Source information: Small-subunit ribosomal RNA, 3' major domain from a soil metagenome, 475 nucleotides, folded computationally. The RNAcentral record of the full RNA draws on SILVA. Rfam family: Bacterial small subunit ribosomal RNA. Its mean pLDDT, the model's own confidence on a scale to 100, is 83.
Context: one part of a larger RNA
RNA sequence: UGACGGGGGCCCGCACAAGCGGCGGAGCAUGUUGCUUAAUUCGAUGCAACGCGAAGAACCUUACCUGGGUUGAACUACGCAGGAAAAGCCACAGAGAUGUGGUGUCCGAAAGGGCCUGCGAUAGGUGGUGCAUGGCUGUCGUCAGCUCGUGUCGUGAGAUGUUGGGUUAAGUCCCGCAACGAGCGCAACCCUUAUCCCAUGUUGCCAGCGGGUUAUGCCGGGGACUCGUGGGAGACUGCCGGGGUCAACUCGGAGGAAGGUGGGGAUGACGUCAAGUCAGCAUGCCCCUUAUGUCCAGGGCUGCAAACAUGCUACAAUGGCCGGUACAAAGGGUCGCAAGUCCGCGAGGAUAAGCCAAUCCCAUAAAGCCGGUCUCAGUUCGGAUCGGAGUCUGCAACUCGACUCCGUGAAGUCGGAGUCGCUAGUAAUCCCGAAUCAGCAACGUCGGGGUGAAUACGUUCCCGGGCCUUGUACA
Numbered sequence: 001u002g003a004c005g006g007g008g009g010c011c012c013g014c015a016c017a018a019g020c021g022g023c024g025g026a027g028c029a030u031g032u033u034g035c036u037u038a039a040u041u042c043g044a045u046g047c048a049a050c051g052c053g054a055a056g057a058a059c060c061u062u063a064c065c066u067g068g069g070u071u072g073a074a075c076u077a078c079g080c081a082g083g084a085a086a087a088g089c090c091a092c093a094g095a096g097a098u099g100u101g102g103u104g105u106c107c108g109a110a111a112g113g114g115c116c117u118g119c120g121a122u123a124g125g126u127g128g129u130g131c132a133u134g135g136c137u138g139u140c141g142u143c144a145g146c147u148c149g150u151g152u153c154g155u156g157a158g159a160u161g162u163u164g165g166g167u168u169a170a171g172u173c174c175c176g177c178a179a180c181g182a183g184c185g186c187a188a189c190c191c192u193u194a195u196c197c198c199a200u201g202u203u204g205c206c207a208g209c210g211g212g213u214u215a216u217g218c219c220g221g222g223g224a225c226u227c228g229u230g231g232g233a234g235a236c237u238g239c240c241g242g243g244g245u246c247a248a249c250u251c252g253g254a255g256g257a258a259g260g261u262g263g264g265g266a267u268g269a270c271g272u273c274a275a276g277u278c279a280g281c282a283u284g285c286c287c288c289u290u291a292u293g294u295c296c297a298g299g300g301c302u303g304c305a306a307a308c309a310u311g312c313u314a315c316a317a318u319g320g321c322c323g324g325u326a327c328a329a330a331g332g333g334u335c336g337c338a339a340g341u342c343c344g345c346g347a348g349g350a351u352a353a354g355c356c357a358a359u360c361c362c363a364u365a366a367a368g369c370c371g372g373u374c375u376c377a378g379u380u381c382g383g384a385u386c387g388g389a390g391u392c393u394g395c396a397a398c399u400c401g402a403c404u405c406c407g408u409g410a411a412g413u414c415g416g417a418g419u420c421g422c423u424a425g426u427a428a429u430c431c432c433g434a435a436u437c438a439g440c441a442a443c444g445u446c447g448g449g450g451u452g453a454a455u456a457c458g459u460u461c462c463c464g465g466g467c468c469u470u471g472u473a474c475a
Base pairs, nucleotide, nucleotide: 001475002474003472004471005470007469008468009467010466011465012464013463015459016458019422020421021420022419023418026313027312028311029310030309031308032307033306034304035303042053043052064299065298066297067296068295069294070293076121078120079119080118081117082116083115088103089102090101091100092099093098106113107112124288125287127286128285129284133282134281135277136276137275138273140271145184146183147182148181149180150179151160152159153158164175165174166173190265191264192263193262195233196232197231198230199229200228201227205222206221209220210219211218236259239253240252241251242250243249315415319374320373321372322371323370324369325368331362332361333360336355337354340351341350342349343348381412386407387406388405389404390403391402392401428451429450430449431448432447433446434445
């Protein structure tokens, strides 16, 4: 100087407390361990691994296994030697890779070029090392810290500044001070959302005028409104009052769409964990080179006494079922989205208008509201499992897809010790969309809107963190 303390002081954070909803019990889905296996490819392992890499494992992917081949699939910018083709198409053999046979043929006058074969040089490796590395990422933590120059003090390590008194979300600001300044962080500048104004007006809008329809901005037209796009205004403790060193600031109020960082996002200092990644990529070294490279078929990554993690669905009446009826936002669409009509109980099929989309389509939002029914039961709750029949995608659904219909109807009556999330348009709850993608194991992830709470006395305690101080046999 740090680090540590079941030392002290001050202060924060859904850290506790106060609340609301879960998890831990059940079934299923997904991931992991373990076991099994010819293989169940590899990595991730307290927080910070475990719906993680994987935003799509039937083949492919695929890295694994078994079997069958091969010495080059691509790259040659190289050298030497040789050749008339090679590719494509057809037939046969084969699980296929591939092999055999047939067909088929270059440019240029030449040199040569293009192509093929052989040899050499090379290629190739998801083989090893993340403890050789780059790059990227997680984490402490969006915590308020981390440093430097000059000066001063100290023999020196170092100190000071950065401590102190206030204050703040903040090393934020004020005052003081052997310090005076500065840098990286904080804040602001960026995006979005909330209000208004100006401009503009199609594919958007429709108040007033006119036309038309069973009905619809449907048409003429209009720019008022909504909305889209661009530009601007607005919030700054600016104003008033109380407190305060009359400083920073803080409390209350006015006006205002919004008030003291308005809400949300992006943004992650010096560093820590030899944290993670050689399997995204790049890369040193080591290793393989008729194989640890490479091609193919089939299988595996989906196995199942068990354990854990994350979710979904429930156990019901604030509910289930049936009928009627209302209101979104954000997205996607030409190898695509598909209206309408017809067929089918349905998944879906047939046909087909429109749309490269503020135009057309996906597309009925659901919870809600209005009626009806069920009456507390393992039930008209719950839907696992199994049997049968189908649909769709795809070369192909046996291992191993999703969905539909009929039947079947398991566990489960609110969950031990313990444990998690959340402070407001949040939790809870309800639907919608997208990426990946032929299809889909999505109940995942990322976004969008609808309905919409309760509670916070307080900081004694648990956890993590910041500043000052103290002790130390630790570095």